This is a predicted structure of a 73-nucleotide RNA (transfer RNA) from Candidatus Falkowbacteria bacterium CG10_big_fil_rev_8_21_14_0_10_39_11. It matches the Rfam family "tRNA". Its family is annotated with triplet codon-amino acid adaptor activity in the Gene Ontology. Rfam describes the family as follows. Transfer RNA (tRNA) molecules are approximately 80 nucleotides in length. Their secondary structure includes four short double-helical elements and three loops (D, anti-codon, and T loops). Further hydrogen bonds mediate the characteristic L-shaped molecular structure. tRNAs have two regions of fundamental functional importance: the anti-codon, which is responsible for specific mRNA codon recognition, and the 3' end, to which the tRNAs corresponding amino acid is attached (by aminoacyl-tRNA synthetases). tRNAs cope with the degeneracy of the genetic code in two manners: having more than one tRNA (with a specific anti-codon) for a particular amino acid; and 'wobble' base-pairing, i.e. permitting non-standard base-pairing at the 3rd anti-codon position. By type it is a transfer RNA. The coordinates come from a structure-prediction model, not an experiment, and the mean pLDDT is 80. Lineage of the source: Bacteria > Bacteria candidate phyla > Candidatus Falkowiibacteriota.

[in-house]
RNA sequence: GCCGUCGUAGCUCAGUUGGUAGAGCGCAUCCAUGGUAAGGAUGAGGUCCGCGGUUCAACCCCGCGCGUCGGCU
Numbered sequence: 001g002c003c004g005u006c007g008u009a010g011c012u013c014a015g016u017u018g019g020u021a022g023a024g025c026g027c028a029u030c031c032a033u034g035g036u037a038a039g040g041a042u043g044a045g046g047u048c049c050g051c052g053g054u055u056c057a058a059c060c061c062c063g064c065g066c067g068u069c070g071g072c073u
Base pairs, nucleotide, nucleotide: 001072002071003070004069006067007066010025011024012023013022019056027043028042029041030040031039049065050064051063052062053061
C1' cells in the first nucleotide's frame, strides 16, 4: 500500500424485512435475616464511532474518514 471483519449501556454481546433500542453481569433502592452471604422485587444508565448521502422514516442501506482485529504484498 491492497483486501476483509468488527465498532450498540461501566463490561461481554443481541438487535429479524428500514418503522419508538434490549439481555446477562455490574451499579442503586427496597424486601428478607438477630446480622452477613445467597435469594427476590423495582429502578437508573445510550448522540447506536464521526461526517455526508438515499428515504416519509436509518443501529440497519450507500460513500468517505477514524479506530480494532486478521490476511496479502